[in-house]
Molecule: c-di-GMP-I-GGC riboswitch aptamer
Organism: Nitrosovibrio tenuis
RNA sequence: CGGAACAAAGCCAAACCCGUUGCGAGGCGGGGACGGAAAGCCGCGGACCUCCUUAUAAAGUAAAGGCGGAGGUAGCCGGGUUGCUCCAA
Numbered sequence: 001c002g003g004a005a006c007a008a009a010g011c012c013a014a015a016c017c018c019g020u021u022g023c024g025a026g027g028c029g030g031g032g033a034c035g036g037a038a039a040g041c042c043g044c045g046g047a048c049c050u051c052c053u054u055a056u057a058a059a060g061u062a063a064a065g066g067c068g069g070a071g072g073u074a075g076c077c078g079g080g081u082u083g084c085u086c087c088a089a
Base pairs, nucleotide, nucleotide: 002087003086004085011036012035016031017030018029019028020027021026034075040081041080042079044078045077046076047073048072049071050070051069052068
């Protein structure tokens, strides 16, 4: 340089509960472990979720959906970037 089958010293921590914050999706702190070799970091592409709103189309109205705006998920999949362990050499 290459790889992730096995392992887990160390690391992170799903669901759920408590507190706190946000209109909400969610965030943060504590408890807790389902799991994780990037479950470190970055919303860049897709996906999903939340909130908001105008116009247009359909013969008409309404709703839903779509377009649009603002956000969220990095533990949904890619991508970018840094690093640990193990394997191999």